[in-house]
Order: sequence, then C1' cells, then structure tokens
RNA sequence: GCCACCUUAGCUCAAUCGGUAGAGCAGCCGCAUCGUAAGUGGCCGGUUUGGGGUUCAAGUCCCUAAGGUGGCU
Repeated sequence: GCCACCUUAGCUCAAUCGGUAGAGCAGCCGCAUCGUAAGUGGCCGGUUUGGGGUUCAAGUCCCUAAGGUGGCU
C1' cells in the first nucleotide's frame, strides 16, 4: 500500500425480508435465613463508533471518516 470482517447497556452477545432495540452477567432494591453464601422476584442501564444519503420508516441498505482484528504484498 491492497483486501475481507467487526464496532449495539459497565462486560459478553442477540435482533428473521427494513417495521416499538432485547438477553445473560455486573450494579441497585426486596423475599427468604439466627446470620452469610447459594437461591428467588423486581428495578436501573442505549444518541446502536462519528457524519451524510435512500426510504413513510434504518442497528439493518448505500457513501465517507475513525478505531479494532485477520490476510496479502
């Protein structure tokens, strides 16, 4: 220098053909226990990496920038 893939909650990851962004763990508050852990119920947590475009509607499609991973030279 070239090519491919990835970027969604604090972390690990889902999200069907474009149609209201979810789960587990973590955190917080309970239940239960003589008490603690395990267990169990609930709550909180998101400008889906930035910008632009298409569309009635974009995490998803297109362009571009940044970061990361791998490969080639």